[in-house]
């Protein structure tokens, strides 16, 4: 100085002025009550008012309810090890593997000898595994030939060490054996099984010992092993008010019908279901204090845990932070809560701060 890898904070910033909603207050109005309070709804002051993703709705839970709450199949999820979490398909550390000079980052990482499937094209053949080019031919048979030793071709037969194809051809090299070859056999190497060492493991081994030992891929094909899983949702669910036409028709009745996602037990209540038609749909809660956040200590490699102190941080409902106007520089991306947390994955301008690898120069 230049290239990069990680991790983390922030997300225009200041003022004025009007304007919008929530909470606590004080004033007024109205509804309800015997009242006391309750609600609504207006207005003064005071204070606070969207994100790191709030997205997608993927995944896990908290709450409600079905419901006193069980079993089994069917379906559906995860797939290395060991730990964190309320939980998980997440997070942290390791181990294997691939990529990288590194720093680092990815992996849909149980099982191909339980079984089905399935691979275009080539190539002899892609698992009941073959014989296209080749190499030998001892026994057996044919033909032809012969200087009668023999020669040459076929057929039966052995063979996959050479060479073809092809992403991939059934362990590698080298000696020695054969008619010729082959782990046939021998050494080193590979693999496989046992053992020993380290490590909870998962797995690793300049470590021993046995075996000539091979049936190849794909399972994000279908399957088999291991572990997990009730349902549906804030439009759940409770309370107050209103209004009608207690309307009409039908099918089943306790050996019924109705609920528990399917589907059977098995509990549960006691009637249900379907079809025409008519009326009414406002308030109020649920709704914000949460597995919350910040900081210190002190444990752990780490996600994290424990202990203390401090802090309250948005609750609309047709849906609130807006409009104007001035100054600053870094010139401003993606984008707006609706029941609530924890995560993943996608979008994304510029800023700042740490640690680390690699190149180059100089001292």
């Nucleotide at each position: 100085g230049g290239a990069g890898u990680u991790g983390g904070c922030u997300a225009a910033g200041c003022a004025a002025c009007c304007g919008c909603g929530g909470u606590g207050u004080g004033c007024c109005a109205g509804a309800u009550u015997u009242a006391g309070g309750u609600c609504u709804g207006g207005u003064g002051c005071a204070u606070g008012g969207a994100g790191g993703a709030a997205a997608g709705u993927c995944c896990g839970g908290g709450c409600u309810c079905c419901a006193c709450a069980g079993g089994g199949c069917a379906g559906g999820g995860u797939g290395c090890c060991a730990g964190g979490u309320a939980a998980c398909g997440c997070c942290u550390g390791g181990g294997a593997g691939g990529c990288g000079u590194g720093a680092g980052u990815c992996u849909a990482c149980g099982g191909a000898a339980a079984g089905u499937g399935c691979a275009a094209c080539a190539g002899a053949a892609a698992a009941u595994a073959a014989a296209c080019c080749g190499c030998c031919u001892a026994c057996g048979u044919c033909u032809c030939u012969u200087u009668c030793g023999g020669g040459a071709g076929g057929c039966c037969g052995g063979u996959a060490a050479g060479g073809u194809u092809g992403a991939a051809a059934u362990g590698g090299u080298g000696c020695g054996g054969u008619a010729a070859g082959a782990g046939c056999g021998c050494a080193c190497c590979g693999c496989g099984u046992c053992g020993g060492u380290g490590g909870c493991a998962a797995c690793a081994u300049u470590c021993g010992a046995c075996g000539g030992c091979u049936a190849g891929g794909u399972a994000a094909a279908c399957c088999c092993c291991a572990c997990c899983c009730g349902g549906a949702g804030c439009a759940a669910g409770g309370c107050c008010a209103a209004a009608u036409a207690g309307g009409g028709g039908a099918a089943c009745a306790a050996u019924g019908g109705c609920g528990c996602u399917g589907c059977c037990c098995g509990c549960g209540c006691u009637g249900u279901u379907c079809c025409c038609g008519g009326g009414u749909a406002g308030g109020c809660u649920g709704c914000u204090u949460g597995a919350g956040g910040u900081g210190u200590a002190u444990g752990g490699u780490g996600a994290c845990a424990u202990a203390c102190a401090c802090c309250c941080c948005a609750g609309a409902u047709g849906a609130a932070u807006g409009g104007u106007u001035g100054c600053u520089c870094u010139u401003g991306a993606c984008a707006g809560a609706a029941c609530c947390c924890g995560g993943c994955u996608u979008a994304u301008c510029g800023g700042c701060c740490g640690a680390c690898u690699c190149c180059u120069u100089u001292u």
A computed fold for a 363-nucleotide RNA from a Gammaproteobacteria bacterium, annotated as Bacterial RNase P class A.
Taxonomically the source falls in Gammaproteobacteria (Bacteria, Pseudomonadati, Pseudomonadota).
It was read from a public genome assembly, where an Rfam model found it.
Rfam family: Bacterial RNase P class A. It is annotated as a ribozyme.